[in-house]
Molecule: transfer RNA
Organism: Chrysemys picta bellii
RNA sequence: GGGGAUAUAGCUUGGUGGUAGAGUGUUUGACUACAGCUCAAGUGGUCCUUGGUUCAAAUCCAAGUUCCCUCU
Numbered sequence: 001g002g003g004g005a006u007a008u009a010g011c012u013u014g015g016u017g018g019u020a021g022a023g024u025g026u027u028u029g030a031c032u033a034c035a036g037c038u039c040a041a042g043u044g045g046u047c048c049u050u051g052g053u054u055c056a057a058a059u060c061c062a063a064g065u066u067c068c069c070u071c072u
Base pairs, nucleotide, nucleotide: 001071002070003069004068007065010024011023012022013021018055025043026042027041028040029039030038048064049063050062051061052060
């Protein structure tokens, strides 16, 4: 230098154009002598950045960045 792949909640991740979800974590309460387990209610995401297409974009297109693989 060429090619491919990756980026969504603190962490692990689902989501093939129409309201962004789950598990886990965390907070509060119940339970307990205290804690754990269990139960209940909350909390948390500008979907990597910029631009384009579209009535509408996490999703499609272009460029860039991160990290990984591969070829020379």